[in-house]
RNA sequence: ACGUGCUAAAGGCAAACCUUCUGAAAAGUUGGGACGCAAAGCUUUUGGUCUACGGGGAAACCUAGGAUUGCAAGGCUGCCACC
Numbered sequence: 001a002c003g004u005g006c007u008a009a010a011g012g013c014a015a016a017c018c019u020u021c022u023g024a025a026a027a028g029u030u031g032g033g034a035c036g037c038a039a040a041g042c043u044u045u046u047g048g049u050c051u052a053c054g055g056g057g058a059a060a061c062c063u064a065g066g067a068u069u070g071c072a073a074g075g076c077u078g079c080c081a082c083c
Stems, first nucleotide, its partner, number of pairs: 003082003012037002017032002021028002035070001041076003045073003048068003054063003
C1' cells in the first nucleotide's frame, strides 16, 4: 500500500417523530431527537423506487425535466485499529 472491521480510543453522521420554512407533490431546509451507519462523505453516471406542477387523454390513466446516494451498482475522496 492492498485488504479486513472482531476489539479500543478520538471524533463524525443522524431514521422515525415533533418543530420551522420552501415546494403542486414527492421531498428538502432549521432546531430538537436517536433507529441505525466504517463511507449514512461527495457524485443522479446506470438501474430501481416515489411524486405528477406542466404536457397528453373523453375518462381511467400515462409521462421526469422533479425527488431519493439512509435502495443498490459505478466513479472520486477519507479517520482509527491491525487482534